[in-house]
Context: one part of a larger RNA
RNA sequence: GGCAUGUGGGGGAUGCCUAGGCACACGGAGGCGAUGAAGGCCGUGGUAAGCUGCGAUAAGCUCGGGGGAGCGGCACACACGCGGUGAUCCCGAGAUUGCCGAAUGGGGAAACCCGGCGGUGCGCGAGCACCGUCAUCCUGCCGCAAGGCAGGAGGCGAACCCGGGGAACUGAAACAUCUCAGUACCCGGAGGAAGAGAAAUCAACCGAGAUGCCCGGAGUAGCGGCGAGCGAAAUGGGCAGAGCCCAAACCGCGGGUCUUCGUACUCGCGGGGUUGUAGGACCCACAUAAACGCCUGGGAAGGGCGAGCCGAAGUCUCCUGGAACGGAGCACCAUAGACGGUGACAGUCCGGUAGGCGAAGUUCGACCCGGGUGGUGGGGAUCCUGAGUAGCGUCCGACUCGUGGAAUCGGGCGUGAAGCUGGGGGGUCCACCCUCCAAGGCUAAAGACUCCCGUGUGACCGAUAGUGGACGAGUACCGUGAGGGACAGGUGAAAAGCACCCCUGUGCGGGGAGUGAAAGAGACCCUGAAACCACAUGCCU
Numbered sequence: 001g002g003c004a005u006g007u008g009g010g011g012g013a014u015g016c017c018u019a020g021g022c023a024c025a026c027g028g029a030g031g032c033g034a035u036g037a038a039g040g041c042c043g044u045g046g047u048a049a050g051c052u053g054c055g056a057u058a059a060g061c062u063c064g065g066g067g068g069a070g071c072g073g074c075a076c077a078c079a080c081g082c083g084g085u086g087a088u089c090c091c092g093a094g095a096u097u098g099c100c101g102a103a104u105g106g107g108g109a110a111a112c113c114c115g116g117c118g119g120u121g122c123g124c125g126a127g128c129a130c131c132g133u134c135a136u137c138c139u140g141c142c143g144c145a146a147g148g149c150a151g152g153a154g155g156c157g158a159a160c161c162c163g164g165g166g167a168a169c170u171g172a173a174a175c176a177u178c179u180c181a182g183u184a185c186c187c188g189g190a191g192g193a194a195g196a197g198a199a200a201u202c203a204a205c206c207g208a209g210a211u212g213c214c215c216g217g218a219g220u221a222g223c224g225g226c227g228a229g230c231g232a233a234a235u236g237g238g239c240a241g242a243g244c245c246c247a248a249a250c251c252g253c254g255g256g257u258c259u260u261c262g263u264a265c266u267c268g269c270g271g272g273g274u275u276g277u278a279g280g281a282c283c284c285a286c287a288u289a290a291a292c293g294c295c296u297g298g299g300a301a302g303g304g305c306g307a308g309c310c311g312a313a314g315u316c317u318c319c320u321g322g323a324a325c326g327g328a329g330c331a332c333c334a335u336a337g338a339c340g341g342u343g344a345c346a347g348u349c350c351g352g353u354a355g356g357c358g359a360a361g362u363u364c365g366a367c368c369c370g371g372g373u374g375g376u377g378g379g380g381a382u383c384c385u386g387a388g389u390a391g392c393g394u395c396c397g398a399c400u401c402g403u404g405g406a407a408u409c410g411g412g413c414g415u416g417a418a419g420c421u422g423g424g425g426g427g428u429c430c431a432c433c434c435u436c437c438a439a440g441g442c443u444a445a446a447g448a449c450u451c452c453c454g455u456g457u458g459a460c461c462g463a464u465a466g467u468g469g470a471c472g473a474g475u476a477c478c479g480u481g482a483g484g485g486a487c488a489g490g491u492g493a494a495a496a497g498c499a500c501c502c503c504u505g506u507g508c509g510g511g512g513a514g515u516g517a518a519a520g521a522g523a524c525c526c527u528g529a530a531a532c533c534a535c536a537u538g539c540c541u
Base pairs, nucleotide, nucleotide: 001540002539003538004537005536006535007534008533009532015526016490017489020461021460022458023457024456025455026454027453028452029450030449031156032155039100040099041098042055043054044053046078047077050074051073061094062093063092064091065090066089070082071081072080105114106113107112115134116133117132118131119130120129121128122127136153137152138151139150140149141148142147160191161189162188163187164186165185171178175225201208202207212239213238214237215236222230223229243442244441245440246386250271251270252269253268254267255266256265257264276420278385279384280383281382282379283378284377285376286375292374293373294372295371296370297369298368299367302364303363304362305361308357309356310355314330315346316329317328318327319326331348332347333337339351340350341349391415392414393413394412395411396410397409398408401427422437423436424435425434426433477484478483497525500512501511502510503509
C1' cells in the first nucleotide's frame, strides 16, 4: 500500500407518514367599485422582526342570536389582565375604517407636495388645526347666455361569450395561390351565461313549421397549384320548448310652417294595428263579462339554505405490552359497521355518522286580493303593409364553393325599382310550378366557462413526486428592465426537551446521573442505503 470482515463517523437514499397538491362529479355563487374597489404603503401588541387580524375606536368597538369554561391569533415565555353580571369562539347586523390607488381640487418621481370656497376652533399676531366642498365625460331638465341642477359612467376581475382589427413560424418534404387560421395577439362591449331566434326558411310537386345544443348524416356532397389539405347542408333520432311588440293605413288631442287661416303640409302624444290558404285599416252584424291564459302591484301558509342543537350501544373479564384500539371470552346498539381522533388495528372512549330539530337573514313560494291585457263572423269601393332599400355595374369579403356556369349572404363606390294585378327564393339564366313576405325591434329553456364556496370520489402524487410554492413562496436570490425564480416536511404517546456531577476555553463537544418503551428517539432529533473517512482484526506484497 492492497484485499476482506467488523465497529464507528459521514451522508440522506429507502421504507412508513401527510399538514399540501392534482383531476373529476354534483350543488351553490357568478361579480366588486365614487357609500371610493381590486391591490398596496404606513401604522397597530406590555415586550413584537415575520405571518395573520385590524385601522389613530387600529390582534380590535356596539347590538341581536348561538355557545358554556376557559381566554388574551401563529406562538408552547415572562409579566399583567379578562371571564357564570357568560369572556375567548361561531353566525348576523352595525360603527370605526390613516395614506396611495379609477383616484376625481391642482401637481406628482404612487403611498408625497401645494391650494380655492364656506364654516368652526385656537393664537396678541403672522398664522395653525379641524369639518364640508371643488376632476372629466355622457344624458335629461332649467336658463337669452355664462352657467346651474339631477342622474349615470370611469377602474378591477380566472375562464367562458359577442363584435372591430389580425400575423408568422409551420405544412405543401423548395415556394408564390393555398395551409397554419380568422388561430395567436391587440382593441371594444356584455352577461351569469353570451350569441342566435319566430321564415322574403327549407323542401320537392310529398311535406315541414323560430333558434340553439347533442347523435347521426359524413370525412359524404363538394372545394382544392384537384397538391398539401379544407370540408358542409337537408331529411332522421334526441335535449328543450314560447312566442311577441312596433312602423303604416284610420281615429282623437296638441304644437309648428305656409300666399288663401278654411284647408294643406309637418311634428309630438294617446288609441288602433302587426298578417302571407294575405292580413289590417275602413264599413256592417254579434258579444262585450265570466272562465281561463299572460303581465303587473301587494299580502302570505309553507319549503330550501342557515351559527347551531338532539342523537343508540362495553370502555366487562383474562393475557401480551410503556400504552389496548391487539388476542381469548362474554355482552350490547344499529334508519348510526361514513370518516377522523384517542399511547398499536375502536360500530358500542371522543368528535361525529343515520335520523330528526333550528333564530336572524336569505331564497323559492301553493294560495289570496287589486289593476292591466287578449273576442267572433261578413263585405271588398277606397287606404296601409318598413327606399337611396331590393336589384344592377364594379371591387372585395363570408359560405364546402380558391371566379368558376356561381346562385345565396355581407360590405365600399356608382346607379337605382315595383309597391298586392305587388315582391323574394327554389345554385347562371328563362318558362311553368311550389314556397315565402326583406329593407324595424324583443324573447325564457335546452348549450359554454370556473377566480370563488360546499359536499363527494379517485387502477391521482406522496416531499428530486404532487402546484413554482405541504415550510414567513411568487419569498430569498438574479436582472437597468420586461422578466426569471429556488432550496427547505417528520424528537416523543406526552417535553417528561436531560435537575445534579465531571472533562473542557464559564466554548464546542463529550462522560456519568436522571426522564422515557426506546436517548444507538437529545432537538444537525423516525427509518438511516451507497460514495467517502477512521479504527480494529486477518491475509497478501
A computed fold for a 541-nucleotide part of an RNA from a Pseudomonadota bacterium, annotated as large-subunit ribosomal RNA, domain I. The coordinates come from a structure-prediction model, not an experiment, and the mean pLDDT is 82.